[in-house]
RNA sequence: AGAGUUUGAUCCUGGCUCAGGACGAACGCUGGCGGCGCGCCUAACACAUGCAAGUCGAACGGUGAACGGGGCUUCGGCCCCGGGAUCAGUGGCGAACGGGUGCGUAACACGUGGGCAACCUGCCCCAGACUCUGGGAUACCCCCGGGAAACCGGAGCUAAUACCGGAUACUCCGGCCGAACCGCAUGGCUCGGCCGGGAAAGGUCCGCCGGUCUGGGAUGGGCCCGCGGCCUAUCAGCUUGUUGGUGAGGUAACGGCUCACCAAGGCGACGACGGGUAGCUGGUCUGAGAGGACGACCAGCCACACUGGGACUGAGAUACGGCCCAGACUCCUACGGGAGGCAGCAGUGGGGAAUCUUGCACAAUGGGCGAAAGCCUGAUGCAGCGACGCCGCGUGAGGGAUGAAGGCCUUCGGGUUGUAAACCUCUUUCGGCAGGGACGAAGCGAUAUCGUGACGGUACCUGCAGAAGAAGCCUCGGCUAACUACGUGCCAGCAGCCGCGGUAAGACGUAGGAGGCGAGCGUUGUCCGGAUUCAUUGGGCGUAAAGAGCGCGCAGGCGGCUUGGUAAGUCGGAUGUGAAAACCCGAGGCUCAACCUCGGGCGUGCAUCCGAUACUGCUCGGCUAGAGGUAGGUAGGGGAGAUCGGAAUUCCUGGUGUAGCGGUGAAAUGCGCAGAUAUCAGGAGGAACACCGGUGGCGAAGGCGGAUCUCUGGGCCUUACCUGACGCUCAGGCGCGAAAGCUAGGGGAGCGAACUGGAUUAGAUACCCAGGUAGUCCUAGCCGUAAACGUUGGGUGCUAGGUGUGGGCGGAUAUCGACCCCGUCCGUGCCGAAGCUAACGCAUUAAGCACCCCGCCUGGGGAGUACGGCCGCAAGGCUAAAACUCAAAGGAAUUGACGGGGCCCCGCACAAGCGGCGGAGCAUGUUGCUUAAUUCGAUGCAACGCGAAGAACCUUACCUGGGCUUGACAUGCAGGGUGAAACCCGUGAAAGCGGGCGCUCUUCGGAGCCUGCACAGGUGGUGCAUGGCUGUCGUCAGCUCGUGCCGUGAGGUGUUGCCUUAAGUGGCGCAACGAGCGCAACCCCUGUCCUUAGUUGCCAGCGGAUCAUGCCGGGAACUCUAGGGAGACUGCCGGUGCCAAACCGGAGGAAGGUGGGGAUGACGUCAAGUCAUCAUGCCCCUUACGUCCAGGGCUGCAAACAUGCUACAAUGCUCGGUACAAAGGGCUGCGAUCCCGCAAGGGGGAGCGAAUCCCAAAAAGCCGGGCUCAGUUCGGAUCGGGGUCUGCAACUCGACCCCGUCCGUGCCGAAGCUAACGCAUUAAGCACCCCGCCUGGGGAGUACGGCCGCAAGGCUAAAACUCAAAGGAAUUG
Repeated sequence: AGAGUUUGAUCCUGGCUCAGGACGAACGCUGGCGGCGCGCCUAACACAUGCAAGUCGAACGGUGAACGGGGCUUCGGCCCCGGGAUCAGUGGCGAACGGGUGCGUAACACGUGGGCAACCUGCCCCAGACUCUGGGAUACCCCCGGGAAACCGGAGCUAAUACCGGAUACUCCGGCCGAACCGCAUGGCUCGGCCGGGAAAGGUCCGCCGGUCUGGGAUGGGCCCGCGGCCUAUCAGCUUGUUGGUGAGGUAACGGCUCACCAAGGCGACGACGGGUAGCUGGUCUGAGAGGACGACCAGCCACACUGGGACUGAGAUACGGCCCAGACUCCUACGGGAGGCAGCAGUGGGGAAUCUUGCACAAUGGGCGAAAGCCUGAUGCAGCGACGCCGCGUGAGGGAUGAAGGCCUUCGGGUUGUAAACCUCUUUCGGCAGGGACGAAGCGAUAUCGUGACGGUACCUGCAGAAGAAGCCUCGGCUAACUACGUGCCAGCAGCCGCGGUAAGACGUAGGAGGCGAGCGUUGUCCGGAUUCAUUGGGCGUAAAGAGCGCGCAGGCGGCUUGGUAAGUCGGAUGUGAAAACCCGAGGCUCAACCUCGGGCGUGCAUCCGAUACUGCUCGGCUAGAGGUAGGUAGGGGAGAUCGGAAUUCCUGGUGUAGCGGUGAAAUGCGCAGAUAUCAGGAGGAACACCGGUGGCGAAGGCGGAUCUCUGGGCCUUACCUGACGCUCAGGCGCGAAAGCUAGGGGAGCGAACUGGAUUAGAUACCCAGGUAGUCCUAGCCGUAAACGUUGGGUGCUAGGUGUGGGCGGAUAUCGACCCCGUCCGUGCCGAAGCUAACGCAUUAAGCACCCCGCCUGGGGAGUACGGCCGCAAGGCUAAAACUCAAAGGAAUUGACGGGGCCCCGCACAAGCGGCGGAGCAUGUUGCUUAAUUCGAUGCAACGCGAAGAACCUUACCUGGGCUUGACAUGCAGGGUGAAACCCGUGAAAGCGGGCGCUCUUCGGAGCCUGCACAGGUGGUGCAUGGCUGUCGUCAGCUCGUGCCGUGAGGUGUUGCCUUAAGUGGCGCAACGAGCGCAACCCCUGUCCUUAGUUGCCAGCGGAUCAUGCCGGGAACUCUAGGGAGACUGCCGGUGCCAAACCGGAGGAAGGUGGGGAUGACGUCAAGUCAUCAUGCCCCUUACGUCCAGGGCUGCAAACAUGCUACAAUGCUCGGUACAAAGGGCUGCGAUCCCGCAAGGGGGAGCGAAUCCCAAAAAGCCGGGCUCAGUUCGGAUCGGGGUCUGCAACUCGACCCCGUCCGUGCCGAAGCUAACGCAUUAAGCACCCCGCCUGGGGAGUACGGCCGCAAGGCUAAAACUCAAAGGAAUUG
């Protein structure tokens, strides 16, 4: 010293929360010792029992024990004298202190400083004087009586330091007279004189102790005053002894303290009165301080003593352990009557989360009495209980690695617990036992010897034994220091805030480990801090909470220049006080510390005295710059009243005129043949004033707009003649105050809440349409609000400019006037410097720099609500909370995304065009249903002829049944037998089981086999634990970085802009300059040419041969093959483009602007897909969720969808003939010619490991024939029969062929697709799919365009939103 928490991120505002310290604490877990402190905060609730205030015989009268002396004695004792213990009484002093509590009290109660000239003070001290002389009672006691008791009554006796009279006093008191001095007033003080009044007590051990008066001191008190310290205005008025006076009474004393009379005052927004709360202070806690909170212990003061009231005694009380009365409660009682007061110390019950022993002692300190000894003292000193707090000490120290065992974790290697333990060496504090053993003690008495300790056999010292008896609590997600495993599975639970937990939880529980503190540790509660979050120090109010709607203005606050005076504020010095304790510093004492002692400081304050006079105040004057006035101009929708005007709407009357009008997105309701709308003329009535008109004017604001007249407010400019600070602001108060609304009376054209109807819609209490009442207008009166906003209070001064505009004045242009120009004052806008601001923005009209005054704010919701008060006719307004609840609510700016926002651009996206799907039948896939099983996955685009490039068995993961258990498969170890597998037999559906035969290989290690142990195995789960791979946006043109610059920051810039491109492609510009991943290019195929090479390919020319054929010789031209190379670059020309990039057109060229195609997929998004390709964490199964076998299923079929095929026919079908490809595959293979079969196919086997042979027929096409619009010579589903082929096997469940059967289907609704047709290849067999190839046929139609729908990209204003339907918004009630 800060931190967490609002957001995707940021800055700010703002609240909530945490880390610190403290406590008279309590609760949970734990607990060794000692010292010093502290210990009913609640029921000022009720109290059993004991104790807490007595003492004095040296004040007095009695009683008269022990003991001493004497006498008597019947030896029991008795009597006398002395003696005085003791007891109650009289008397004195004390009991008003000490001790407790905090009820009451907001007050002179307390604190502080003063005053008393208005007072008292026992005991104590000092001084002076005195203590003379009399008297009468009375308690105790005795007698009598009453009562249960408490207690009381009557009669009699007696003493005093008890009580009373007299004398003396001249210092005292009262009165009168005189004088000096003094004070702020009343007055005080001193001296003198006169008159009147007033004292006493004795005791004694002879030392003294007392008594009285007066004065003084000391101490303690009483009264008065200034100042200071709680909340509430939702308490605004209070008061009759009230305020004052006169007189009297009363008191120690002033005083309405009390009384009589008189007057009518007194207090209050500087908060009276009322309500709530509370003892006050020194101080305590906290805080950097200022402050805030508190007032236990200790100390000072106050108040109280069961509750309320009252006086007595006394120096002192209105008296805690006194009295009286009343009340409540408790107790005793003989029922008549009595007794009591723990808020003293212990203790009990009760209340409560909670607070102790019915202890010891007067040894010390202190107090009362006493001459003293002494007695009394629950004050006090000590002890006991309680970790309640603070402080100190201990639970061992050193060595000790095999880093033991055990625990925990693990990547299985190890790590950690951990030098920790064991073990070795050593020590003995504390505790235990034993011995010794205090200080605190000085006084005092008696005397010269001694005696006095509760604590306490305690502290302390010494000895003995032995590591021996002594560690826990909280935490470990962030804040905040400390991490793993298991369990649990939004459950159980945690949590101070944010938040954790839904199957890998460092946040729950447990364990291991770690961190923190330690005889304690956590939790709860409370206070301060952090919180500059009530801001004096030290905050704010344009948009975050916050400027009152506006003005006038009393009180209050603040106030121009200047002379003199004063010295209240202010400043300096001094004096007094500010108790002690506490706190700080220094020193000292307990072994240290806590604690205690001493000294110093501090105590920021108050009072008094002296001094200073700049500033503020006060006061006598002066001034003119503020303010106001005079005079002269001037603009204006400023206000009020009256009068007038035209345009328009509507209505009425009449004319013309005919079928519609009106209205909307489209309609309908409505109006109209009873004549509307349209149009003309006339009339009525109300309201509002087009153009001018303008970020123009006026007004304080609300607000003000046709014209004229009357009345009237304010401003501005010029003038510098007057006044002389007369000013600014303003709580209360008063006034003004849009619209709506209210009352009364008018008025009512248009418009138009409510209401009605028609539409719209899922609904439509709305938006739209047709109507329409209040109202809107006027007069008078209320209401008093608003996004009454510049969301910006008023005033004054200061601080760059530029440019408009409204009003005035001046200058200059030779002169006058107008314009232009220049200057100046006032108003009103815009842009901008410094500065300010969280930013946006403000910026001489400040939100800048300052001063003065007022208002207002203090998290969101509840709520501008409730209650109360005031106002209002009402509606309602003003003032204005709390409970409860949330961890936010907000402001500004940033980035992306979204929108039925905008702009630009692109895409078979639309449009234009052609052909299809969707309807039919079939195929395949999917859903659904079914099933023993119909294995699993894929699910909008981006699942659905997808994984599957081939489910009859196998595959196969599913089902049923039958089996196996180290296993179908891998590795290792141990043991075993030497034979195992194969083969054969039995059984069986097979797997398997049982049996038989049997005599392997070897590098001699073994392999193979059996048994056992480790382990294998899992297409079981989690694609939301993962890797890898893939889809998609999208082959879209984007995505970023470094440095710099801008911004407080998120971030921006670069990448935006203009032009251009298929492209962030390129160019230009630019606080950016560069770079990376993407684009393009480099790669492959293809199109032209050249070159090299010429077999199996080719054949122009030459020769040969054949029915024919590159068949042969040969050729190397061509085609082709496959290597290499050339070619295309906007290179050239013209035009366009500001330049450039580039675009348009053209030439040449096989090809032209990326030639065409492929491969290639940026940062990322979708928790997209895949645990069933594979890999893999974790979880799960282990004679089963593993594995083997047979059969079945994956092919099941009311239905729905997806993708296809075939069609419905003539651009066709059919028959015959006849051309032209490319790319592939082929030895368990492709299989020619030939033969057989209608055919599928069969027989047969040439050739070919393939530029050679084969698959192989390319098909559409072309030529020719037929069909003639018909469910057909279209179409082929389905079914019947017969076959072929593959295969162990075609039943479930194959394909093909032949014959027969002939269903349905008559061509385009929406959405969608981009060419179309054909062929070949891949498989035991089986596809219409996929991929690839050929451009052979055909080569058609259309592309205007950028409006709309879809998708992608770029830029962007405003508000909302944060990833979302568990959301957001609007409307109505």

RNAcentral holds the sequence, with entries from SILVA. Predicted 3D model of a 1373-nucleotide RNA (small-subunit ribosomal RNA) from a soil metagenome. Rfam family: Bacterial small subunit ribosomal RNA. Model confidence (mean pLDDT): 81 of 100.